About this RNA:
A computed fold for a 72-nucleotide RNA from Loxodonta africana, annotated as transfer RNA. Its mean pLDDT, the model's own confidence on a scale to 100, is 83. The source organism's lineage runs through Eukaryota, Gnathostomata, Sarcopterygii, Afrotheria and Loxodonta. It is recorded under the gene name tRNA-Ala-TGC-15-1. The RNAcentral record of the sequence draws on GtRNAdb and Rfam. It matches the Rfam family "tRNA". It is annotated as a transfer RNA.
[in-house]
RNA sequence: GGGGAUGUAGCUCAGUGGUAGAGCACAUACUUUGCAUGUAUGAGGCCCCAGGUUUGAUCACUGGCAUCUCCU
Numbered sequence: 001g002g003g004g005a006u007g008u009a010g011c012u013c014a015g016u017g018g019u020a021g022a023g024c025a026c027a028u029a030c031u032u033u034g035c036a037u038g039u040a041u042g043a044g045g046c047c048c049c050a051g052g053u054u055u056g057a058u059c060a061c062u063g064g065c066a067u068c069u070c071c072u
Stems, first nucleotide, its partner, number of pairs: 001071007010024004018055001026042005048064004
């Protein structure tokens, strides 16, 4: 210098155009003498940034940024 992949909740990851979910973690309540386990409820993300397309974009397009990887 060139190619490819990834970017979504505190962490690991789903979500192929119509206002975003799971597991773990966290908070509260119950259960216990107490802890753990279990049950129920809840909080937490305008989806890396900008632009354009579209009635409507996490998703398809363009340009950036970051990380990983391959070639030279």